About this RNA
Bacterial RNase P class A from a Chloroflexota bacterium, 316 nucleotides, folded computationally. The coordinates come from a structure-prediction model, not an experiment, and the mean pLDDT is 76. It was read from a public genome assembly, where an Rfam model found it. Rfam family: Bacterial RNase P class A. Rfam describes the family as follows. Ribonuclease P (RNase P) is a ubiquitous endoribonuclease, found in archaea, bacteria and eukarya as well as chloroplasts and mitochondria.

RNA sequence: GGAGGCGGCCGGACGGCCGCGGGCGCGAUCGUCGAAAGGCGGCGCCCGAGGAAAGUCCGAGCUCCAUACAGCAGGUUCGCGGGUAACGCCCGUCCGCCGUGAGGCGAGGACCAGCGCCACAGUGACGAUGCCCGCGCAAGCGGGAGUGAAACGCGGCAAGCUCGAGCCGGAGCAAGACCGAAUAGGAGGGCGCAAGGCGGCGUUCGCGCCGCAGCAGGCUGCUCGCUCAGCCCUCGGGUAGGUCGCUCAGAUGGAUGGCCGUCGCGGCGCCGCAGGGCGCCGGCACAGAACUCGGCUUACAGGCCGCUCUCCAGGG
Numbered sequence: 001g002g003a004g005g006c007g008g009c010c011g012g013a014c015g016g017c018c019g020c021g022g023g024c025g026c027g028a029u030c031g032u033c034g035a036a037a038g039g040c041g042g043c044g045c046c047c048g049a050g051g052a053a054a055g056u057c058c059g060a061g062c063u064c065c066a067u068a069c070a071g072c073a074g075g076u077u078c079g080c081g082g083g084u085a086a087c088g089c090c091c092g093u094c095c096g097c098c099g100u101g102a103g104g105c106g107a108g109g110a111c112c113a114g115c116g117c118c119a120c121a122g123u124g125a126c127g128a129u130g131c132c133c134g135c136g137c138a139a140g141c142g143g144g145a146g147u148g149a150a151a152c153g154c155g156g157c158a159a160g161c162u163c164g165a166g167c168c169g170g171a172g173c174a175a176g177a178c179c180g181a182a183u184a185g186g187a188g189g190g191c192g193c194a195a196g197g198c199g200g201c202g203u204u205c206g207c208g209c210c211g212c213a214g215c216a217g218g219c220u221g222c223u224c225g226c227u228c229a230g231c232c233c234u235c236g237g238g239u240a241g242g243u244c245g246c247u248c249a250g251a252u253g254g255a256u257g258g259c260c261g262u263c264g265c266g267g268c269g270c271c272g273c274a275g276g277g278c279g280c281c282g283g284c285a286c287a288g289a290a291c292u293c294g295g296c297u298u299a300c301a302g303g304c305c306g307c308u309c310u311c312c313a314g315g316g
Stems, first nucleotide, its partner, number of pairs: 001312004005307006012263007020048007030041004050286001054297002057295005062172004074168005079093005094108001095106004109163002114161002116157003126153001131144005176244004186235006197212006217227003264284001265282007
């Protein structure tokens, strides 16, 4: 000097104008709602996204279900030791694999329970015996060569079923808690009336439904006409809605934005031997909270820092 490894951090800054959400204060005048108190508008001050707010993949808090225990089923984890509220997370270490190396990666319990599978090669992949040699009449026995990850031997494979051990009750803030109209329906009470008539249909024979006529009542000042079995009070459940859960961001149709200027950054062009200067262009990575934490994973323009780390090349 070049190429890497590991660990960590930042991810625009300042200002002006307008706007949005929340909190606190003022509230003299004015607008609006309200009987009023007061609310809203208004004015001032303060606060207002991230390292991942994301995926919702693990572990918790919290809530309800049935006390959350036990069994079955199901799921999940898997060398060993430690950390932690807990974890599938983190740290250390052994082993295996990859890398020249710093280092990285690993679902790494058990095929002496059972089942299943074993590519290619090979006679044969658990069913055996083709080839050569020796023995033997033969059946067969012993040895050898060769293939393969593995060859008859407690063969190999559990990222196949399975077995073993540990852990897990389920659902989730639309969890859930409280308040709670109007209308309809339910229960109780009071008032009213034909305390009912005729016809048809259904029937569990209690009654229900439909049609016609129709008293009180209603529509109207009255008549005619129309309508017609309800009306009032109390109670309880549920719905709409509201409050809490919900936060020093804290919405509940969901705020955190827009424009401009200076600097920064990036690209292009010109000038200069060079340090650099000038001009033009680009708003300029991934992305945005909705109960809260601990992790993991994924996305990310550009940039910074640390290392007693590694390899290569050169010089002294």